Notes: Predicted 3D model of a 90-nucleotide RNA (Glycine riboswitch aptamer) from a marine sediment metagenome. The sequence is in RNAcentral, with records from MGnify. It matches the Rfam family "Glycine riboswitch aptamer". About the family: This family represents the bacterial glycine riboswitch. The coordinates come from a structure-prediction model, not an experiment, and the mean pLDDT is 80.
[in-house]
RNA sequence: UUGACUCUGGAGAGCGGCCCUGACCCCAGGGCCCGCCGAAGGUGAGCGGCGCAACGUUGCGCCUAAUCUCUCAGGCAUCAGGACAGAGGA
Repeated sequence: UUGACUCUGGAGAGCGGCCCUGACCCCAGGGCCCGCCGAAGGUGAGCGGCGCAACGUUGCGCCUAAUCUCUCAGGCAUCAGGACAGAGGA
C1' cells in the first nucleotide's frame, strides 16, 4: 500500500393495482401488470496505446476510466442491502 474482518456514517425511487398461498387483525411469500431509482454486481465506450492495410486522404481490428452511461441484475415504508468515507486491531 492492497484485500478481507469489526464499528460508525451512508443517497435515490409506489407502504402501487389484481390474483393465489400461509396466516386468517397485522404481516409474510409467490405470480402478473403499470410507474420509478442507481451507490451490490454487471453493460458500453473515451483520452491514449498497439497491430494490419493503404500511401493524397485514411480505413479496419484489439486493449483502455468513472459517482458518466444502460437499467441485465438489484432496489422503491421499517428491517435488510448499499458505492463510498472515517476509525480499529491482527